[in-house]
Order: sequence, then structure tokens, then C1' cells
RNA sequence: CGGCAUCAUCAAGAGAAGGGCUGGCGCCCUCGCCAACCUGCCUGACCGGGCAAGGUGGUUCCGCAACAGGGAUGCGGCCGACUGGAACCUCAACAGGGGCGUGUCGGCAACGAAGCGGUUGUUU
Repeated sequence: CGGCAUCAUCAAGAGAAGGGCUGGCGCCCUCGCCAACCUGCCUGACCGGGCAAGGUGGUUCCGCAACAGGGAUGCGGCCGACUGGAACCUCAACAGGGGCGUGUCGGCAACGAAGCGGUUGUUU
């Protein structure tokens, strides 16, 4: 990076916007808007609730009498070192290079928003 599975959501909400690509479906970029899935903040901890700040996502889901079924989205981001050595590239061979990802360690940013309820720990 790609695929599959589990779990959660698809009630409501929000663009007939501008641009690019495509035969079409559709995809990408910009701006706006919507939305608490992850992170962060609101509080030392937990539960609940809140905040669009960081990362995604959405801005017409299909289908069914209803289930089922299909499909979509989410499981923080970035930088460095080490580890490791897959695709691929070069080579006659030896060998060399080798994005991303995995693991360990260290570090960075997260608002001018919200700044609450309950339980509880510690200290005075």
C1' cells in the first nucleotide's frame, strides 16, 4: 500500500458551488457546509455530556411488507533514529539500490471553541 474478517454507524444533518479527468459509471482538487468514528481539550481517574482543534468521513446509499442481503465509512496524524528486507530497479553472476508497511525508542502539532453532570482517588 492492497484485500478479508470482527465491531460501530448509515434516524436526523449538510452544495442543483467552481475547476480538472473520463465514452460512461465515476474519480480528483478548491471553497463552503454537516457530522463526535479516532486523537486532543473541557477534570487526577472512570461514566455521561460537550467542543469541528488535529486525522478521516459525509454533503442522493441500494434493497425488502418487515427482516435478511448488498454497499459505504470509521479503528488518530506528522517527523527522526534503529530494526527489518516484501514489490520493484540495475547486474551474466556475485552483489547493489529499494517507496510504503511491521516493531522499538525519541520527538512535534492539536483552537481565539467548549470549559458541564455523576462517582471516585490524592493532597491541604
Molecule: SAM-I/IV (S-adenosyl methionine) riboswitch aptamer
Organism: Roseibium sp.